[in-house]
């Protein structure tokens, strides 16, 4: 460098679900346990997409709007790396 993740090897991550456990307003995350599944399911919330709605604005007084919160294992991009082949 190119094209593939077929078979073969070493390894990795860890979906639902589960907790006398922590953090958070919630969404959601973290320990742990699990183990569907994944060749970038490494890393970066950059674009688009989604969840929340403390506060904040509006208010008809319980609805609305609204990301600076979150999800990268939705989907691009961008970046770095394993594997055997040529």
């Nucleotide at each position: 460098a190119g094209a593939g993740g077929a078979a073969a090897a070493a390894g990795g991550u860890a979906a639902a679900c589960c907790g006398a456990u922590c953090c958070g307003a919630a969404a959601g995350g973290a320990c742990g346990g699990g183990g569907c599944a994944c060749a970038a399911a490494g890393c970066c919330g950059u674009g688009g997409g989604g969840c929340u709605a403390c506060a904040g604005c509006a208010u008809u007084u319980a609805c609305g709007c609204c990301a600076u919160g979150c999800c990268u294992g939705c989907c691009a991009g961008g970046u770095u790396g394993c594997c055997g082949c040529u």

A computed fold for an 86-nucleotide RNA from Alicyclobacillus ferrooxydans, annotated as c-di-GMP-I riboswitch aptamer. The organism belongs to Paenalicyclobacillus, within Bacteria.